[in-house]
Predicted 3D model of a 147-nucleotide RNA (glmS glucosamine-6-phosphate activated ribozyme aptamer). The prediction has a mean pLDDT of 76. Of the family's consensus pairs, 87% are formed in the model. Its Rfam family is "glmS glucosamine-6-phosphate activated ribozyme aptamer". Gene Ontology terms of the family: catalytic activity and regulation of gene expression. The sequence was found by an Rfam model in a public genome assembly.

């Protein structure tokens, strides 16, 4: 660090289709589309019906689901000496300001397909979450330590 086998989770902008759309021997059949990626789960109840930016944008119109988001409870923990309690906040964690990073699809040309369309290459260019710096940042005992 690899490799094999057994067994348990787990996969979710994720699954369908009645809308649209092609094809034919045509009131049927077969068949295509149906969200670009980014990011996202401590356990339980309820409630709502889900963050971010890309797209000349059908990414339309529905069904399902869904890590989101708000309370309530628990379990674990941050909050710059340790503990406990309070508060607040996280599920790896305070604010505030500046900063730097990071994608696909549109595009392009190849290739499949009668078509609708599909595939895999190349190049590009986000935001939030995040990292990076600066400032600023708990409340009570009790205990270490320093004077």
């Nucleotide at each position: 660090g690899g490799g094999u086998c057994a067994a348990g989770g787990a996969u979710a902008g994720c699954g369908c289709c009645a809308g649209a759309c092609c094809a034919u021997c045509a009131u049927a059949u077969g068949g295509u589309u149906a969200a670009c990626g980014a990011g996202g789960c401590g356990a339980g109840a309820g409630a709502u019906g889900a963050u971010c930016g890309a797209a000349c944008a059908u990414u339309c119109g529905g069904c399902g689901g869904a890590u989101g988001u708000c309370u309530c409870u628990c379990c674990g923990g941050c909050a710059c000496g340790a503990a406990a309690a309070a508060u607040g906040c996280c599920g790896u964690a305070c604010c505030u300001u500046g900063u730097a990073a990071c994608a696909a699809a549109u595009c392009g040309g190849c290739g499949g397909g009668u078509a609708a369309c599909c595939g895999a290459c190349g190049g590009a260019c986000a935001a939030a979450a995040u990292g990076c710096a600066a400032g600023g940042g708990u409340u009570u005992u009790u205990c270490a330590c320093a004077a």